Model confidence (mean pLDDT): 81 of 100. Large-subunit ribosomal RNA, half B from a Candidatus Woesearchaeota archaeon, 1187 nucleotides, folded computationally. It was read from a public genome assembly. Its Rfam family is "Archaeal large subunit ribosomal RNA". Its family is annotated with ribosome and structural constituent of ribosome in the Gene Ontology.
[in-house]
Context: one part of a larger RNA
RNA sequence: UCUAGUUGAGGGAACUCGGCAUAUUAGCCCCGUGACUUCGGUCUAAGGGGUCCCUGCGUCUGUGCUCUACUGAGUGGCGGUCGCAGGGUGCAAUUACUAGGGGGACCCGACUGUUUACCAAAAACACAACUGGCUGCUAAGCUGUAAAGCCUUGUACAGCCGGUGACGUCUGCCCAGUGACGGUAUCCAAAUGCUCGGUACAACGGGCUUAAGGACCGUUUAACGGCGGGAGUAACUAUAACUCUCUUAAGGUAGCGAAAUGCCUUGUCAUUUGAUUGGUGACGUGCAUGAAGGGCGCAACGAGGUCUCUACUGUCCCCAACUGGAACCCUCCGAACACUUCCUUCUGGUGGGAAGACCAGAGAUCUCCAGUGGGAAACGAAGACCCCGUGAAACUUUACUGUAGCUUGUAGCUGUGACGCGAGUUGUUCUGUAUAGAGUAUGUGGGAGCCGCUUGAGGCGUAUGUCGUCAGGCAUGCGCUGAGGCAACGAUGUAACACCACACCUAACAGCUUGCGUCACUUACUUCGAAAGAAGGACACCUGCUGGCGGACAGUUCGGCUGGGGUGGCACGCCGAUGAAAAGAUAUCAUUGGCGCCCUAAGGUCGGCUCAGUCCGGUCAGAAAUCGGACGUGGAGUGCAAGGGCAUAAGCCGGCCUGACUGAAUCCCUGAUAAGGACGGAUUCAGAUACGAAAGUAUGGCCUAGCGAACCCCCGUGUCCUCAUUAGUGGGGGCCGGGUAUGACCGAAAAGUUACUCCGGGGGUAACAGAGUCGUCGCGCCCAAGAGUUCGCAUCGACGGCGCGGAUUGCUACAUCGACGUCGGCUCUUCCUAUCCUGGCCGUGCAGAAGCGGCCAAGGGUGAAGGGGUUCACUUGUUAAAAGGGAUCGUUAGCUGGGUUCACAACGCUGUGAGGCAGUUGGUUUGAUAUCUACUGGAGAUGUUGGAAGGCUGAGAGGAAGGAUGCCAUAGUACGAGAGGAACUGGCAUUCGGCGCCACUGGUUUACCGGUUGUCCGAUAGGGCAUAAAGCCGGGCAGCUACGCGUUUUAUGGUAAGUUCUGAAAGCAUCUAAGAAUGAAACAUUCCUCGAAAAGAGCCUUCUUAGGGCAUGGCUAGAAGAGCCGUUUAAUGGAACUGGUGUGUAAGCACGAAGGUAACGACGUGUUCAGCAUGCAGUCCCCAACG
Repeated sequence: UCUAGUUGAGGGAACUCGGCAUAUUAGCCCCGUGACUUCGGUCUAAGGGGUCCCUGCGUCUGUGCUCUACUGAGUGGCGGUCGCAGGGUGCAAUUACUAGGGGGACCCGACUGUUUACCAAAAACACAACUGGCUGCUAAGCUGUAAAGCCUUGUACAGCCGGUGACGUCUGCCCAGUGACGGUAUCCAAAUGCUCGGUACAACGGGCUUAAGGACCGUUUAACGGCGGGAGUAACUAUAACUCUCUUAAGGUAGCGAAAUGCCUUGUCAUUUGAUUGGUGACGUGCAUGAAGGGCGCAACGAGGUCUCUACUGUCCCCAACUGGAACCCUCCGAACACUUCCUUCUGGUGGGAAGACCAGAGAUCUCCAGUGGGAAACGAAGACCCCGUGAAACUUUACUGUAGCUUGUAGCUGUGACGCGAGUUGUUCUGUAUAGAGUAUGUGGGAGCCGCUUGAGGCGUAUGUCGUCAGGCAUGCGCUGAGGCAACGAUGUAACACCACACCUAACAGCUUGCGUCACUUACUUCGAAAGAAGGACACCUGCUGGCGGACAGUUCGGCUGGGGUGGCACGCCGAUGAAAAGAUAUCAUUGGCGCCCUAAGGUCGGCUCAGUCCGGUCAGAAAUCGGACGUGGAGUGCAAGGGCAUAAGCCGGCCUGACUGAAUCCCUGAUAAGGACGGAUUCAGAUACGAAAGUAUGGCCUAGCGAACCCCCGUGUCCUCAUUAGUGGGGGCCGGGUAUGACCGAAAAGUUACUCCGGGGGUAACAGAGUCGUCGCGCCCAAGAGUUCGCAUCGACGGCGCGGAUUGCUACAUCGACGUCGGCUCUUCCUAUCCUGGCCGUGCAGAAGCGGCCAAGGGUGAAGGGGUUCACUUGUUAAAAGGGAUCGUUAGCUGGGUUCACAACGCUGUGAGGCAGUUGGUUUGAUAUCUACUGGAGAUGUUGGAAGGCUGAGAGGAAGGAUGCCAUAGUACGAGAGGAACUGGCAUUCGGCGCCACUGGUUUACCGGUUGUCCGAUAGGGCAUAAAGCCGGGCAGCUACGCGUUUUAUGGUAAGUUCUGAAAGCAUCUAAGAAUGAAACAUUCCUCGAAAAGAGCCUUCUUAGGGCAUGGCUAGAAGAGCCGUUUAAUGGAACUGGUGUGUAAGCACGAAGGUAACGACGUGUUCAGCAUGCAGUCCCCAACG
């Protein structure tokens, strides 16, 4: 010193994040118990009293013995229980052990329970209860490829899946979005089917039909979720019951509210305190409360969180003593892990911007022991934060792409019948009106006749059916009549009619094929049953194809630049100017501007013209209209930016045109000493062309911007190439040209989260600290507008200017990412001064007192509390003062761990979600045996020129050894009108420090004395154990200690600011230049301590067989060493005795004692200031200090 304990004066939470830890309380009996309450609780509420021993009596009772009327009685038999009375002791009677501190409030969760084995026990989970959804049993749900299984041998009072979370009271508005459920005339919608094209067949393409699904229409919020803004207005002001307006699906109701939710914020008020960032109660202006992601209450409960009161205490003021175990010392035995370049440091510098090793200077003889932890940017772990990687993983979703699963249609397994409605085909029958025309003209072809004549032409009447353009037509039946009617011709018209043939359209009927719907059947198939059979039934199951839904599952992706990354931006493709340093080239998230077009003329050519502006003149006419004249290097214009260019015009006007054409080549753009693509441009050749008389000009626009690869798809062109034996045709492919776009612009098809994270790297790159810088910050100086009644400078000082510091905050990214532990507090040391106090001075708008400003000065001091994690800031009461800073924002191998910054959880906000938030809240593992160095102490060796003992000097080092205050006298004096009111000097105290001590006062004092409980030994007496370390209690010597006591000067010297003397330069003046004096807590000495290893290693005295060591008895000393004392010429230790001291009156005996017949009897008195003990003092050689 650590660790585990014991005790503590006075104070009593002042400690601290926080009463952490300790202490208090405690069992049982009696009394007595409030608010609140779900009437059960709360409750051991709180708060009081009792508790032991002896004696006597009594109640109830177990069990003996004796007697007996068998009811009982007796019994000083042995016991148990409850009670009363009297007596008694101690500091204390559950005496030890055991054994709740309590109260008042708030938050959260109702409760008992569960949870992160190994950092979170909670407010999280669960729970009873409430509520929603699915499910009729071959159920829903779950597992499985399937067979099959669970639920369940259960059946809606059941099972499963969600949400809320006892109880009380309630649960508002919104269905626009997303979802779920239901519906659905119409629309979209796959395969199959049908059909068309195509194919001598197909593939393939189109169309029709069409399911689920979607669009569409509804319902649904205890589904996911959501629940506004702006103005005006009341007779003080303020506010707004009221009004207006925009807008929504609806605009937040009840309740609660600076809250586990409130940024601003320490909101405001009240209360609590001396003081409150806290707590409670209110208010409401709710950044961002709010109603089953439940709102608001609530008794009880909680190892939950917060505040407070009381009791209690070493948590603290402020520490002290003691005990056990370590540490330390001796003996024996005797590892491991880690680390290991060399190692004597300090200061400054350099280096790399943080050096024991480099440079300079200083220091430093060597070794060992015990300690402390400042440094080794110590050790441990290829940093977990940050960034990077065309790294990983997990999770999410309306990322991309898929897959199970569910669902839809269709085909197969798959058969029979009826009805209805369709489709196709075959057959029969029917229909066909523009206008004109007598008229209801389907088309084409043939065609000059056809039909009828009793087998009834035509007509009339009537009925039915059908078509219809409403004129009528067709068919059939009946009645009457009875020989002709139609066509041709002519007219009309696109077409001319009778009759025949082949077709079209409309419609009907019949047959066949097929589809859909409905109703049946039974034989496939399914279920039940032992079977008989029953139920279902062509459905379902199963299989193929097919559409939909589909983070349930899977695989992936989730750009770049960047004064870190993210957010922002685009500096990511181009153009002009500046930067750019007079060739070219040249960077930044440098500065300043543009482009992603436009134009058939704004293009080509030929010819012509001259602009802007100013002046003069001129009707309306003005500064500016149109007209004339003069001047006019461009001051205009040039489609669009800027620069360059342009009057011979490239500017303006007109004529004619299409060179804005086709093919080919070279060069520029083009980089880096490689090689390209695209775009853009220049020049040349060939062809064809425009204009011009011609020379010529023209391959778009005065120039420099106006853009895009491969694959896929589309278009165009051609005596072109090619295609499964040949030829032809079609088609496909190729070559060439063009179009659709990749703007991250030489061009992947692509969203998030990670605090549950992981890997590889980076100081190439952030957060801390350092370094550089100093805008910001802090502190000065210059000038002096003004304020100060007057007056710039007693004091304050604007607008400006110049510096210093390196405590703020930034910037930079230089060192550190194979790790330098991050805020605050505690502890402890040192330094700076820009001085808060104390000391010495000066000025004053200084009478005194008290101030204000300044100069010198760093010796010393600079304190205690409240709330908050706080630094800071605020507050309270003191004080001479409560100054500011540095030391890796000094200090984590020193402590703490409240904050920040892991995993858990909640609130608000945000996000569809996973999640997120310099927002809040509760909780949350702080390693280690010290090698070197450094420091604090303790020893040894060598050297110092023979050795040794004793005594000195003092270079040098350290110290604050003292600092400060109050009061009294001076003195009610100086001063002052008064009110007020000093000083020099002297004295007495106090406080904070330093050193020392234990007579006193206290503390401790572990067996010194006494008391006492339980238990054991013992007749007593006397003891053991009851904390590994006193059972507990009352005292306590020595020692050690503080809370106690003692002590803690002045002076001298040289100076600072300042005050002066003399005194020139400068005949004066001047504190200065030469000279002289004075002057401070600062400096030096005086004082204390160390200090011949002070290498310049010192001096003096004594001794020279001297001296020292070991050993031995010890303590004034001590971790070990060391130091000191004694050693027979001796009181060094022990024993004994005496004294003192502590305790408190021993044992034994005698007497007394409440009572009791006695025996007995707690206890008392006397013997007895006794007994016991004694680390002290003294006496004494009994023992040991020999050798």